RNA sequence: UUCCCGGAACGUUCCAUCGCUCCGGCCUGCCGGUCGGGGAGGAAAGUCCGGAUAACACAGAGCGCCGCACCUCCUAACGGGAGGGCACUGGUCGCGCGAGCGGCCCGCGACAGCAAGUGCCGCAGAAAAUAACCGCCCGCCGCAAGGCAGGUAAGGGUGAAAACGUGGGGUAAGAGCCCACGCCGGCCGCGGGCAACCGCGCCCGGGGGUAAACCUUGCGGGUUACAAGGCCAAAUAGGCCCCGGUGCGCCAACAGGCGCAAAAGGUGGCUCGUCUGAUGGAGGCCCGACCUCCGCCGGGGCGGGUAGGCUGCUGGAGGGCGCGGGCGACCGCGUCCCGAGAUCAAUGAUGGAAGCCCGGCUUCGGCCGGGAACAGAAUCCGGCUUAUAGGUCCGGGAAGAGC
Numbered sequence: 001u002u003c004c005c006g007g008a009a010c011g012u013u014c015c016a017u018c019g020c021u022c023c024g025g026c027c028u029g030c031c032g033g034u035c036g037g038g039g040a041g042g043a044a045a046g047u048c049c050g051g052a053u054a055a056c057a058c059a060g061a062g063c064g065c066c067g068c069a070c071c072u073c074c075u076a077a078c079g080g081g082a083g084g085g086c087a088c089u090g091g092u093c094g095c096g097c098g099a100g101c102g103g104c105c106c107g108c109g110a111c112a113g114c115a116a117g118u119g120c121c122g123c124a125g126a127a128a129a130u131a132a133c134c135g136c137c138c139g140c141c142g143c144a145a146g147g148c149a150g151g152u153a154a155g156g157g158u159g160a161a162a163a164c165g166u167g168g169g170g171u172a173a174g175a176g177c178c179c180a181c182g183c184c185g186g187c188c189g190c191g192g193g194c195a196a197c198c199g200c201g202c203c204c205g206g207g208g209g210u211a212a213a214c215c216u217u218g219c220g221g222g223u224u225a226c227a228a229g230g231c232c233a234a235a236u237a238g239g240c241c242c243c244g245g246u247g248c249g250c251c252a253a254c255a256g257g258c259g260c261a262a263a264a265g266g267u268g269g270c271u272c273g274u275c276u277g278a279u280g281g282a283g284g285c286c287c288g289a290c291c292u293c294c295g296c297c298g299g300g301g302c303g304g305g306u307a308g309g310c311u312g313c314u315g316g317a318g319g320g321c322g323c324g325g326g327c328g329a330c331c332g333c334g335u336c337c338c339g340a341g342a343u344c345a346a347u348g349a350u351g352g353a354a355g356c357c358c359g360g361c362u363u364c365g366g367c368c369g370g371g372a373a374c375a376g377a378a379u380c381c382g383g384c385u386u387a388u389a390g391g392u393c394c395g396g397g398a399a400g401a402g403c
C1' cells in the first nucleotide's frame, strides 16, 4: 500500500418562503388569531424471545401439554450477553516407522442421553448390523477346465459411512487370536479448578448412524394483551317512576264525519304569527256531574347501553460526561439534561448555499452534468433477526515493496 474479517460511531448541515401536529403565554363569547418552544430510527421493520403494566383466574399434589439443555457470571427477565471448558473445519510448525499426538492462529457448534429401551436407515452395494460379491486358504471329485462343501473381514469393489486403528507376532489362509502403541467408553485413586473440565496412575471393555425419531433425565412455564383497563356520556328506540291533559258544539243516530277549543311541544330574539297535537274504553251507578283504573298524548326524572370524548400516554430497568471497581458483559457514585405523543393518523414541499460521492473535460487553478441508501413511531423497555448508498475511526489476519 492492497485485500479480507470483526467492532464502534455516523448516515447530511445552514438560510428563505409556504404548510402540518403538540405544549405554553396573550387576545377573543366560540371557531380562531398571534408570539415562543418540541416534533421519527439505527433499524421506528419482522412481531421471534424476555419483562414492565393491566384485567381475570388461582388450596395442595400428580398426570398431560409446551419450552429449554456444557459451566460460571451479568441482568428486572430472557431462548439474550460476557468470560471459560470441550468437540470439530481449515492454515501452519514440530514429534512419531505408523495409527496418531502436540503448539499457535482463524472460524464454528440447539453442546444432556443412541456404550438405557424401542423404531428407522433412500440410492449403490453380497452385506447398513443375526455381513462372504470378487479374491485368499483347506478338503473332496475331475486328466484338465472347473464343480461341491467349509474357513477367512488381511486385500479389491460399492457407499456419506463397512464391523476399533497402526506396527509386529501368529496361522493352511486369516482374525483383538496374542503383544506393544494409539483412539474411545467406564470404575477407582491422587493432584489442579467455584464449576464445566483438565493432568497422572491402575484396572475393565470395544462402538455403524439417527433423539429439529419415539423416548429417558434435569429445569422452567396461569390466561389474555393498551382494541389491556378506568371515567364521562348525546340522538333514537325500549324499561321503571312522577306530574299535567284527555273539553264543547253540530250533522248523522250502527259505524262515523265536520267545526271551535285544547295539555304541551317545534320554529323565528320577544309580542305575536305559524305548524304538530291525545281528545278513547271500563267501573262506582240507571242517567248527568264527579272519582278510580286501563289506554292514549305531552313534559320531567332514574337506570342500562351505543356513537363520541377523556384517561392509561410517556420522566424511564432514561440519556450525556467524569471518577471508581471488574479480563469482560456490567455495576456503583457525582454532575448535567428532558429528547414526539398523533388517532384516518402530524413530523412535509419548493428554491438557494456549503460539504460528500460518481462521470466527462482541463491551460491542473478548476468547470459542467448527475446522485445521496434502507426505511418511517402508535403503551413502554431489554434483546435477537433481517434491510441499508456512502465515507470515518479502532482491532486482527494475509500478500507485496522498502529500510
Stems, first nucleotide, its partner, number of pairs: 001399008010390001012354007020039008041374001045385002048383005053225004065221005070084005085111001086109001088107001090105006112216002117214002119210003133156002135152003139148003164182006183206004188201005229311004239302008247260005261279001264276005280294005318337008356371006

Predicted 3D model of a 403-nucleotide RNA (Bacterial RNase P class A) from a Bacteroidota bacterium. Its mean pLDDT, the model's own confidence on a scale to 100, is 79. The gene name in the source record is rnpB. It matches the Rfam family "Bacterial RNase P class A". Its family is annotated with ribonuclease P activity, tRNA processing and dimeric ribonuclease P complex in the Gene Ontology. The family's RNA type in Rfam is ribozyme.